[in-house]
C1' cells in the first nucleotide's frame, strides 16, 4: 500500500401564477424537479444498480433468501472522443389516500437503500 472482516457518519428534488368548479397544489394553461455506479467528455431518457409493487421460501419474532416487474431522445454543431457538452424541439416518472383523477400534497418513511466518505483492529 491492496484485499477481506467490523464499526461510524452521510445518503431524493419539485405546483410559483392563472382558469373551470360546491369542491382540484389531483383536471386545463403555464411552472417546477431529476437517487447511485459506469462511460474515450459532464447523462432523469445509453449500460447497469437501488427504491416501489407482486409472488414464493424461511423464521417464535425481528432480521433474511430467491424470483417477477422495472418509465422516457432525437436532430444539428464542436471535438480525437459526447444518445453525456452547446443549440433546438420532445419525452418520462411506484403504491395507498383524497370534497375531484397527483412525478410535485398527505402516508408507509425518524423506514429501506444503490452507494459515498471515514475509523481502528485483526487476518492475508
Nucleotide at each position: 500500500g491492496a484485499c477481506a472482516u467490523u464499526c461510524u457518519u452521510c445518503g431524493g428534488g419539485g405546483c410559483a401564477g392563472g382558469g373551470u368548479g360546491u369542491g382540484a397544489u389531483u383536471c386545463c394553461c403555464u411552472a417546477c424537479c431529476g437517487g447511485c455506479g459506469g462511460u474515450u467528455a459532464u447523462a432523469g431518457u445509453c449500460c447497469g444498480c437501488g427504491a416501489c409493487u407482486c409472488u414464493c421460501c424461511a423464521u417464535a419474532a425481528a432480521c433474511g433468501g430467491a424470483g417477477a416487474c422495472u418509465g422516457a431522445g432525437c436532430u444539428u454543431g464542436u471535438g480525437g472522443a459526447a444518445u453525456u457538452c452547446a443549440a433546438g424541439c420532445a419525452c418520462c416518472g411506484a403504491c395507498a389516500g383524497u370534497u375531484a383523477g397527483a412525478g410535485u400534497c398527505u402516508g408507509g418513511a425518524u423506514g429501506a437503500g444503490a452507494g459515498a466518505a471515514g475509523a481502528g483492529a485483526u487476518g492475508u

Overview
FMN riboswitch aptamer (RFN element), 124 nucleotides, folded computationally. Its mean pLDDT, the model's own confidence on a scale to 100, is 84.